Transfer RNA from a Candidatus Woesearchaeota archaeon, 72 nucleotides, folded computationally. Model confidence (mean pLDDT): 84 of 100. Rfam family: tRNA. Rfam classes the family as a transfer RNA. Rfam describes the family as follows. Transfer RNA (tRNA) molecules are approximately 80 nucleotides in length.
RNA sequence: GGGCCUGUGGUCUAGUGGCAUGACGCUCGCUUCACAGGCGAGAGAACGCAGGUUCGAAUCCUGCCAGGCCCA
Repeated sequence: GGGCCUGUGGUCUAGUGGCAUGACGCUCGCUUCACAGGCGAGAGAACGCAGGUUCGAAUCCUGCCAGGCCCA
């Protein structure tokens, strides 16, 4: 320098055009003498950044950034 893949709440993850899913963790309550466990409830992400297409984009296109793999 070239090619490919990945980038979503604290962590992992679903979602291939119609406004973000679940698990763990966290907070509160119930249960317990207490802890753990169980049960119930709740907070938390506009989806790496910037543009473009579209009535509408996490989802398509372009550039860039970061990480990984391969080639030179």